[in-house]
Predicted 3D model of a 350-nucleotide part of an RNA (small-subunit ribosomal RNA, central domain) from an uncultured bacterium.
The prediction has a mean pLDDT of 89.
Context: one part of a larger RNA
RNA sequence: CUGGGUGUAAAGGGCGUGUAGGCGGGCCUGCAAGUCAGAAGUGAAAUCUGGGGGCUUAACCCCCAAACUGCUUUUGAAACUGCGGGUCUUGAGUGAUGGAGAGGCAGGCGGAAUUCCCAGUGUAGCGGUGAAAUGCGUAGAUAUUUGGGAGGAACACCAGUGGCGAAGGCGGCCUGCUGGACAUUAACCUGACGCUGAGGCGCGAAAGCUGGGGGAGCGAACAGGAUUAGAUACCCUGGUAGUCCCAGCCGUAAACGAUGGAUACUAGGUGUGGGGGGGAUCCCCCCUCCGUGCCGCAGCCAACGCAUUAAGUAUCCCGCCUGGGGAGUACGGCCGCAAGGCUAAAACUC
Numbered sequence: 001c002u003g004g005g006u007g008u009a010a011a012g013g014g015c016g017u018g019u020a021g022g023c024g025g026g027c028c029u030g031c032a033a034g035u036c037a038g039a040a041g042u043g044a045a046a047u048c049u050g051g052g053g054g055c056u057u058a059a060c061c062c063c064c065a066a067a068c069u070g071c072u073u074u075u076g077a078a079a080c081u082g083c084g085g086g087u088c089u090u091g092a093g094u095g096a097u098g099g100a101g102a103g104g105c106a107g108g109c110g111g112a113a114u115u116c117c118c119a120g121u122g123u124a125g126c127g128g129u130g131a132a133a134u135g136c137g138u139a140g141a142u143a144u145u146u147g148g149g150a151g152g153a154a155c156a157c158c159a160g161u162g163g164c165g166a167a168g169g170c171g172g173c174c175u176g177c178u179g180g181a182c183a184u185u186a187a188c189c190u191g192a193c194g195c196u197g198a199g200g201c202g203c204g205a206a207a208g209c210u211g212g213g214g215g216a217g218c219g220a221a222c223a224g225g226a227u228u229a230g231a232u233a234c235c236c237u238g239g240u241a242g243u244c245c246c247a248g249c250c251g252u253a254a255a256c257g258a259u260g261g262a263u264a265c266u267a268g269g270u271g272u273g274g275g276g277g278g279g280a281u282c283c284c285c286c287c288u289c290c291g292u293g294c295c296g297c298a299g300c301c302a303a304c305g306c307a308u309u310a311a312g313u314a315u316c317c318c319g320c321c322u323g324g325g326g327a328g329u330a331c332g333g334c335c336g337c338a339a340g341g342c343u344a345a346a347a348c349u350c
Stems, first nucleotide, its partner, number of pairs: 003322004007304002012318001014203004021196003025088007033081002035077008049065006091193001092190002095185004103178007110155001115150005121143001125136002163170002208249006217243002222238004260317006268295012299306002323350003332343004
């Protein structure tokens, strides 16, 4: 390079936005770059291939043919691609109306609980475990009903294979700002404005880092108590970073549906969330669009399983794989304050 693949065997980029590029709807028309046909020139000889011939044969040599699949010029064709012009509305988008939602950001508010402090009651224990001990408590603990106060973090029930978001993710209540999706609409407009997307840019759980704040509970490290042959653990008592907030970094993950995006097509059944239409007006039933589950046919699959939310049938575009170890390592480069990240080998070995 050609090919075959990518749910679990190696392999889908963590996610989006979008540049170049690739690909791209219906009809009419022009051009003729691609495309197709004819002609001309050229495509040296040798070699290769086919036929024939010459050395006793062969190698070797000679002759003829074919071929050299190419390039250039020219004449023509116009279906397809392309380019130009015109037109259309189904793709895409805009408008109007409407409801749903833990979508995002900021500010404010609330109650339960834990802890701590003050005051009251009240004693001799509490706590903890398999059992204990460390620990706390006669300087009055635990508990109690209280009464009051402080502070931080998280929001029981509702809650649901429920909803929203591109992914990460999002859950008390209220207000403000703000993104997206969905349905309906001859109710209007634009008229292919589309799909994908190498680079680029942005977002990106947790942990970690820098500066400043905060610190109730939990809790790496650490200390002690147990257990044990030992116990640098599992269990217990404490407990610092951290967990929280603001600003800035980091850029990773079993970032998973281990399944890239878009479009079209291909039996059904049954739940559930949002909307519309119709019947019925008591329940409820039917049709339809979007989402989210389960079951299941054809088909696919090595099997498991997938199955209109495809892993089926096709087209377009991107990422990635090519035996195991060495190794996601070394070196170089880029990024980072660092930790480290990204890109990414080879020797050797089985």